[in-house]
RNA sequence: GCGGAGAGUUUGAUCCUGGCUCAGGAUGAACGCUAGCGGGAGGCCUAACACAUGCAAGCCGAGGGGUAUUCCGGGAAUUAUUUCCGGGAGAGACCGGCGUACGGGUGCGCAGCGCGUAUGCAACUUGCCUCUGUCCCCGGGACAGCCCGGGGAAACCCGGAUUAAUACCGGAUAAUAUACCGGGCGGCAUCGCGCGGUAUUAAAAGAUUAAUCGGACAGAGAUAGGCAUGCGUAGGAUUAGUUAGUUGGUAAGGCAGCGGCUUACCAAGACAGUGAUCCUUAGGGGGCCUGAGAGGGCGAACCCCCACACUGGAACUGAGAAACGGACCAGACUCCUGCGGGAGGCAGCAGUGAGGAAUAUUGGACAAUGGGUGCAAGCCUGAUCCAGCCAUCCCGCGUGAAGGACUACAGCCCUACGGGUUUUAAACUUCUUUUGUACAGGAAUAAACCGCACUACGCGUAGUGCCCUGAAGGUACUGUACGAAUAAGCAUCGGCUGACUCCGUGCCAGCAGCCGCGGUAAUACGGAGGAUGCGAGCGUUAUCCGGAUUUAUUGGGUUUAAAGGGUCCGCAGGCGGAUAUGUAAGUCAGCGGUGAAAUCCUGCGGCUCAACCGCAGAACUGCCGAUGAUACUGCAUGUCUUGAAUGGCGCUGAAGCAGCCGGAAUGUGUAGUGUAGCGGUGAAAUGCAUAGAUAUUACACAGAACACCAAUUGCGAAGGCAGGCAGCUAAACGCCGAUUGACGCUGAGGGACGAAAGCGCGGGGAGCGAACAGGAUUAGAUACCCUGGUAGUCCGCGCCGUAAACGAUGGAUACCCGCUUCCGGGCCGUAAAGUCCGGAGGCUUAGCGAAAGCAUUAAGUAUCCCGCCUGGGGAGUACGGCCGCAAGGCUGAAACUCAAAGGAAUUGACGGGGGCCCGCACAAGCGGUGGAGCAUGUGGUUUAAUUCGAUGAUACGCGGGGAACCUUACCAGGGCUUAAAUGAAAACCGGCGUAUGCUGAAAGGCAUAUUUCUUCGGACGAUUUUCAAGGUGCUGCAUGGUUGUCGUCAGCUCGUGCCGUGAGGUGUCAGGUUAAGUCCUAUAACGAGCGCAACCCCUUUCAUUAGUUGCCAUCGCGUAAAGGCGGGAACUCUAAUGAGACUGCCGGUGCAAACCGAGAGGAAGGCGGGGAUGACGUCAAAUCAUCACGGCCCUUACGCCCUGGGCCACACACGUGCUACAAUGGCCGGUACAGAGGGCAGCCAGUGCGCGAGCACGAGCGAAUCUCAAAAGCCGGUCUCAGUUCGGAUUGGAGUCUGCAACCCGGCUCUAUGAAGCUGGAAUCGCUAGUAAUCGCAGAUCAGCCAUGCUGCGGUGAAUACGUUCCCGGGCCUUGUACACACCGCCCGUCAAGCCAUGGAAGCCGGGGGUGCCUGAAGCCGGUGACCGUAACAGGAGCUGUCUAGGGUAAACCCGGUGACUGGGGCUAAGUCGUAACAAGGUAGCCGUACCGGAAGGUGCGGCUGGAACAUCUCUUUU
Repeated sequence: GCGGAGAGUUUGAUCCUGGCUCAGGAUGAACGCUAGCGGGAGGCCUAACACAUGCAAGCCGAGGGGUAUUCCGGGAAUUAUUUCCGGGAGAGACCGGCGUACGGGUGCGCAGCGCGUAUGCAACUUGCCUCUGUCCCCGGGACAGCCCGGGGAAACCCGGAUUAAUACCGGAUAAUAUACCGGGCGGCAUCGCGCGGUAUUAAAAGAUUAAUCGGACAGAGAUAGGCAUGCGUAGGAUUAGUUAGUUGGUAAGGCAGCGGCUUACCAAGACAGUGAUCCUUAGGGGGCCUGAGAGGGCGAACCCCCACACUGGAACUGAGAAACGGACCAGACUCCUGCGGGAGGCAGCAGUGAGGAAUAUUGGACAAUGGGUGCAAGCCUGAUCCAGCCAUCCCGCGUGAAGGACUACAGCCCUACGGGUUUUAAACUUCUUUUGUACAGGAAUAAACCGCACUACGCGUAGUGCCCUGAAGGUACUGUACGAAUAAGCAUCGGCUGACUCCGUGCCAGCAGCCGCGGUAAUACGGAGGAUGCGAGCGUUAUCCGGAUUUAUUGGGUUUAAAGGGUCCGCAGGCGGAUAUGUAAGUCAGCGGUGAAAUCCUGCGGCUCAACCGCAGAACUGCCGAUGAUACUGCAUGUCUUGAAUGGCGCUGAAGCAGCCGGAAUGUGUAGUGUAGCGGUGAAAUGCAUAGAUAUUACACAGAACACCAAUUGCGAAGGCAGGCAGCUAAACGCCGAUUGACGCUGAGGGACGAAAGCGCGGGGAGCGAACAGGAUUAGAUACCCUGGUAGUCCGCGCCGUAAACGAUGGAUACCCGCUUCCGGGCCGUAAAGUCCGGAGGCUUAGCGAAAGCAUUAAGUAUCCCGCCUGGGGAGUACGGCCGCAAGGCUGAAACUCAAAGGAAUUGACGGGGGCCCGCACAAGCGGUGGAGCAUGUGGUUUAAUUCGAUGAUACGCGGGGAACCUUACCAGGGCUUAAAUGAAAACCGGCGUAUGCUGAAAGGCAUAUUUCUUCGGACGAUUUUCAAGGUGCUGCAUGGUUGUCGUCAGCUCGUGCCGUGAGGUGUCAGGUUAAGUCCUAUAACGAGCGCAACCCCUUUCAUUAGUUGCCAUCGCGUAAAGGCGGGAACUCUAAUGAGACUGCCGGUGCAAACCGAGAGGAAGGCGGGGAUGACGUCAAAUCAUCACGGCCCUUACGCCCUGGGCCACACACGUGCUACAAUGGCCGGUACAGAGGGCAGCCAGUGCGCGAGCACGAGCGAAUCUCAAAAGCCGGUCUCAGUUCGGAUUGGAGUCUGCAACCCGGCUCUAUGAAGCUGGAAUCGCUAGUAAUCGCAGAUCAGCCAUGCUGCGGUGAAUACGUUCCCGGGCCUUGUACACACCGCCCGUCAAGCCAUGGAAGCCGGGGGUGCCUGAAGCCGGUGACCGUAACAGGAGCUGUCUAGGGUAAACCCGGUGACUGGGGCUAAGUCGUAACAAGGUAGCCGUACCGGAAGGUGCGGCUGGAACAUCUCUUUU
């Protein structure tokens, strides 16, 4: 000095793995919107598709003949217009020379010495240019043109005559050519260089202005090329073998030259796993883009090379071509045609059509640079230089600058209505003038060539001076004037990612790069306001690199995430112990050559800056050469013993192979004993059995497997191996340290072995047992269970080659703390203990790991070799190939689709998991409900309406604690439109109200009458107008508040600390204990908060205080009686304050907390009873109809008033109750005792009347005073088991009360009537003590009441709890999980439907490259050549041979498209069937294999743990 950034998305959350996506840069771009200027660059990426028109390669008269034409001159002829002659000039065409092989275009082909780089050619060529040497002599005849004639539409062609040359030919001369000889030097193998001699052959050209330009040969140089070689330079192995001129040799031919380049002959080689051949794709490089770099991608523009020129072939000419604007042939296509024939090739510059998302002018000039030609002037040049078009890219400039607020105004937008924002923005003031407009000036590029003059030297060249020449262009640039004047958009604003609100919409319309938005308050859609980013641009799309360490060389992994081959042997390959010497290939160092230029970088410079350009340097990380170094690696040689192997001795084991033997059990047979069952299951049945089973005894036979020993054991490479004995084979280990001397490790291909199932052939067959059959179970049961049972299981031989073939962990070596158990061996020792080696386990440190975990048997630290992985699904599938008898195995994709799929761990929730513990949860009891009648609520139905809400528990006598009107929200009808109330303002009036009448159902309407106060300011009131209305309309899923429930369950959390990468854990767990997370003990926790408990209220005892309306023991008065009175303050009571209970005491147990005890004491005892009190939270639980409130909706109505109706309907169903079914009762008579409440539009004593409800009169009491006011009970009587003297429904009649009014639709009374019902199926509810049960009383609401409801009050007053297995709910700990909307979860497969891509398929179509055969143009080469032809050398036509483009044909192969039908696959809001998996998923699951079945799947055999639980029971039990 250079130099590396991440984010979103799997989950409830976390860490990891892993993919997808984004932010950056780039482009020959395109598209959308927009657009002021300039500079520099770039511009058919597609159809190497087809092309109209013009131009792109000509030049030379100083090589040649020479004409048309024209000028001058004069003459001649003449039809009066021309012709001829002399002289000058002289186009086009022609002969000849040079060029046309350069320049320019394109990228088809090409995977190749094509390109790049470095070399070689002793194996070569090179026109023009430079240098050197030598030479340029003598002859010859032709052919174009021109002229004449002819053919043809044309293109063009034919014949005749004549002619020149730097055209052509002959001869001479000449060597560094060729051959031979002699001798010299050198090298690099073949050889090279130079000298001399002999022989042979081969040259030339002239023009001119006399300056000059040319010609021939040879050599050298330069330039340009050719050939060869090393190295480098795509993908596919689902392409593994290829090759006949093929590989080599000899000879010849050919070539500039080497060469199988070609031919003949000979040999049989050559290439290939370090990838031949084949297929696909592709011009290569300098470089460009990106990247920190290494890399990755690309090969436009510029430069170099290659290839091509309509397609294919083949040659000619030439220095050079197998030739873009040359020729020939074939083919396709286009055009002309007189139909006979002809013409053509823009991948040159413009331009056209077509294709396409897409790419420009039929421009100017040769002024410059460069090229061709020429002596030159010059000519030509779509090379080039310029201009035009295009925001295509890069760079620069501008669209103004400064000042300017009180909240500027207005507008738009938002709003909490205060305001905010647009916004210093504008207006306005001052200033500037880039740009613009107008005018004026105005370049450089020109050094020059050429011309003229001069200088130097001998020509000629060089130099100097002057003159001429500019397309761009009157451009750049400069000056003056004018005037803010001419100039801003695009995208975005949910997160990533800078930027937010309102309205509209309502899972619609739409957005979207990923995650995802939208189902009525959307910062995510559309619009608006505002904001952010960039800016003459901004976005989008496409593509590349980056981010992506996501192919990992730098720089990844493989126990469980994807990934270790099933195991071993082993060729190639890779890697390899100690030491010495040599060598120097690798390696390292400096040096030399090369690495074109441009580009990149640095410095400097030029355009006002920049882009751009120039100069210089550096760099180009490469390759080659030579020199040196020698540590390491390699190579060579030698040595060594520690790696490895061998040997000796010993020992171990379910190691293997083949054989012999054994007993138990089972089954079968025979015989005996014996009798009715056996067997089997959750329970059964099928089955067996009186023809005698099961059981039992004896004997016999058969096959298979080997109890105990036995283990967390041992052996083996793995699979695997188990009765005993001997045989054969192998191995490990220990000890010895004798032998070899690195002989080793690993191991792609390859080979061998390889559980179970399965296959073939032959045996065998006891038991077990797929399939199958039957019986059960079940909704079904192709299963689980049961009874049978075939293959198979067993043996021999041969296949198969796969498994959860697992330690899910390849092999080898070395190193790194420890403790401990077992197995084998050694040393020491009597033994024990100790110690060494090998093996098998457990725990643990460091370290590693995402974690779980691993931890000398590594998943640690290192090295070597091999296998394998790169998101999920599709799929281990398809196709192809190989193997197999088959089953199938091995190898192994793609389209398409998803934004994840995963691993480990965490917190929950859940489990037909476990443990512990609670609760009227069960059990034990008592009483109910479910049956009846009625009441009431709900559903349903009905209706004009039956208003609305509440719906498992947690709706249903609930909101409603009072529906005849009202209430009322519903319906019908009649009406009103600023309203019912209130307030403010203004105007106006003196109303209003009351009364009466009419109308009406009423509301309302109409009419009449009457009529305020006053301090004169006004008050009051009405009317009108304005502003604020109203809505029980919607949304409880926008909300507040309130409430239910889990649950009065014991929990829920925090701070600090500690542990963990983290979610999180710890605390809060454990051991005890409790009603309790109550307390104690222990403890990486220590404390704390909300809950629990306590504090509060009632109740139970006592005390104190107080003593009226309450009380009355004592004293007195008094009554029929009575606290009625005086009095009393003791008691009861009232109501205030206190006391009391705290496991305090005793005993026992216990560390403690605490528990136990009929303990003591006490009114009360272990929370004394009851109430109030409800943690964090859950159910989007309930309520917009109590109320409040956001938003939306209605406004002569969804508001308001009124009448009537409805909310009370009634085939039904359910909930909650009441009354009963009777004798523990009913009825009648008598008689006693509460508490808590209520009471003035009230409670009502008492009296009278009425059978009664009640009515009338009437005292007291706003209440400890008066009153409402008890029942069961008790005493006595009666009824006697019946649908009754039970029961009271229903209905008739008659009344009474409230009320405007009891018809719909009230209560009560009397009388009559007297229904169902005789204790209630399945099922289900409440209650643990003053409780249940039973009895009445009161109150709220309320005119009255449908109250049997609700809320309270007291009276009488039980039974039972062994216990926690089970049901329900809950708490704690633990375990599994694929659940987290949390088991009402998740999820699998068939079938049905739609869409998509794909495989097979009788075939059909197209393309490709080869092969065989036939044919075969032009052309080269060869042969022939009787014909033509020669002035000379010659030559040619024709015919023909080889080769060949092309064509035809045949059989195969490869690739693609399509195809009736068919196979599976993927995706898709709500389809069908089941329930396979996740919990022990209800039969643990999974792997391989076989069979079976609608489907998931089931079963058999073997294997795995990636299975829970270990106990007591378990038929099934879905969503």